[in-house]
Order: sequence, then C1' cells, then structure tokens
RNA sequence: UCCGGCAUAGCUCAGCGGUAGAGCGGGUGACUGUUAAUCACUAGGUCCUUGGUUCGAUCCCAAGUGCCGGAG
Repeated sequence: UCCGGCAUAGCUCAGCGGUAGAGCGGGUGACUGUUAAUCACUAGGUCCUUGGUUCGAUCCCAAGUGCCGGAG
C1' cells in the first nucleotide's frame, strides 16, 4: 500500500427494511437459622462516527475511525 471480516446493554453475543433482545452480571423481593443455590420482578442502549438511499435504516450504499486476519 491492497483485500477481507468485525464494531449492538457492564461482559459474551442474537437481531427478514417496520416498537432493539437473550444469557451472564447489577438492583429489589420471595425462600432459608445464615450464605450459596433457586424463583419472581426490575433498571440499564446517541445500535462506532458522518453522509446517502427509502414513507421508514442496527440492517442497504459511500467515506472515516478502531480492532483482527490475509497479500505484497
């Protein structure tokens, strides 16, 4: 320098262009002699950034940034 992949909750990751989700973790409660485990409820998101397409974008397109891999 060129090519490809990834970027979504604190962490690990889902998510046919039409209201953003799960597990773990956090909080509250139940249960128990206590803790753990279990159960119920609950909070938490500028979906990396900017622009474009569209009635509508996490999703499609372009550029940028970061990380990973490959080629030279």
Transfer RNA from Rubritalea profundi, 72 nucleotides, folded computationally. It matches the Rfam family "tRNA". Gene Ontology term of the family: triplet codon-amino acid adaptor activity. Lineage of the source: Bacteria > Pseudomonadati > Verrucomicrobiia > Verrucomicrobiales > Rubritalea. The coordinates come from a structure-prediction model, not an experiment, and the mean pLDDT is 82.